Transfer RNA from an Acidimicrobiales bacterium, 73 nucleotides, folded computationally. The coordinates come from a structure-prediction model, not an experiment, and the mean pLDDT is 81. It matches the Rfam family "tRNA". Its family is annotated with triplet codon-amino acid adaptor activity in the Gene Ontology.
[in-house]
RNA sequence: GCGCCCCUAGCUCAACGGUAGAGCAGCAGAUUCUUAAUCUGCAGGUUCCUGGGUUCGAGUCCGGGGGGGCGCA
Numbered sequence: 001g002c003g004c005c006c007c008u009a010g011c012u013c014a015a016c017g018g019u020a021g022a023g024c025a026g027c028a029g030a031u032u033c034u035u036a037a038u039c040u041g042c043a044g045g046u047u048c049c050u051g052g053g054u055u056c057g058a059g060u061c062c063g064g065g066g067g068g069g070c071g072c073a
Base pairs, nucleotide, nucleotide: 001072002071003070004069005068006067007066010024011023012022013021018056026042027041028040029039030038048065049064050063052062053061
C1' cells in the first nucleotide's frame, strides 16, 4: 500500500429496519449455625464519532472519519 472482518452494559456476546437484551460481574433479599453453592429481585447503555444520507422509523442499510484484528505485498 491492497483486501476482508470487528466496534452494543464493567467483561463476553445477542438483537428480520419497528420497546436495546442475555450470561458473568455488582447490589439487595431468601436459604444456611457461618461460608460456599443455589434461588428471587434490582440497578447498569448518547449502540466508537458524524449538526452526513436513505426511510414514517436506523444498533441494523449507504457515505465520511477513528480504533482494533487477520491475510497478501